Predicted 3D model of a 133-nucleotide RNA (Guanidine-I riboswitch aptamer) from Bacillus taeanensis.

RNA sequence: AAAAAAGCUGUCUAGGGUUCCGUUUCUGUGUUGAAUAUCUCCUUAUUCAAUAUAGGAAGUCUGGUCCGAGAGAGAGCGUACAGCGGCAGGCAAUCGCCAGCUGUAUACACGGAAGGAUAAAAGCCUGGGAGAC
Numbered sequence: 001a002a003a004a005a006a007g008c009u010g011u012c013u014a015g016g017g018u019u020c021c022g023u024u025u026c027u028g029u030g031u032u033g034a035a036u037a038u039c040u041c042c043u044u045a046u047u048c049a050a051u052a053u054a055g056g057a058a059g060u061c062u063g064g065u066c067c068g069a070g071a072g073a074g075a076g077c078g079u080a081c082a083g084c085g086g087c088a089g090g091c092a093a094u095c096g097c098c099a100g101c102u103g104u105a106u107a108c109a110c111g112g113a114a115g116g117a118u119a120a121a122a123g124c125c126u127g128g129g130a131g132a133c
Stems, first nucleotide, its partner, number of pairs: 007077003011073002015067002020064002022061001023058015078106007089098003108128001110131001114126003
């Protein structure tokens, strides 16, 4: 100084936040019930509770939806090599080549800050980058 399929794609997980759903909470309004107020009833008013509805807040809400790993899991495909390739495929007709099937291999891996996307964040992307060894 220097090569490799040292590749690819779903699924999922660690992790991540908050669009939507759910949850919690606050406020307004309606309904119902209870209590209190005037001697009683009705009415009215106030307070409390339940519930419906509208709006706001909270991810310092377990969750569903969502994002999600080069250095996490697993699957499929691909690639390389080896064997078979027949009584069954294609080419060739001498060896053989291809499809196909089977097996093996597909290693190792510390890592910011900053920026970017999306509603938002992140072990996402920049990025197996910078740097370190």
Its Rfam family is "Guanidine-I riboswitch aptamer". About the family: This family represents a conserved RNA structure found upstream of the ykkC and yxkD genes in Bacillus subtilis and related genes in other bacteria. The organism belongs to Bacillus, within Bacteria.